Description: A computed fold for a 74-nucleotide RNA from an uncultured Clostridia bacterium, annotated as transfer RNA. The prediction has a mean pLDDT of 81. Its Rfam family is "tRNA". Gene Ontology term of the family: triplet codon-amino acid adaptor activity. It is annotated as a transfer RNA.
[in-house]
RNA sequence: GGCAGCUUAGCUCAGCUGGCUAGAGCGCAUGAUUCAUACUCAUGAGGUCACUGGUUCGAUCCCAGUAGCUGCUA
Numbered sequence: 001g002g003c004a005g006c007u008u009a010g011c012u013c014a015g016c017u018g019g020c021u022a023g024a025g026c027g028c029a030u031g032a033u034u035c036a037u038a039c040u041c042a043u044g045a046g047g048u049c050a051c052u053g054g055u056u057c058g059a060u061c062c063c064a065g066u067a068g069c070u071g072c073u074a
Base pairs, nucleotide, nucleotide: 001073002072003071004070005069006068007067010026011025012024013023019057028044029043030042031041032040050066051065052064053063054062
């Protein structure tokens, strides 16, 4: 240099060929329980779905570009 893949919550990841209000586990906060902590249970907070533009009535999802990471190859 060429090609391919990935980027979604603090972390690890789902999201089935565009339409319900974007989810799970762990973590975090509060409450219950306990003499207290842990465990357990309940509730809650936390997201510009990497960024920019486009297609569409409608985009996490499709298209183009940019950035970062990983792999293959010369």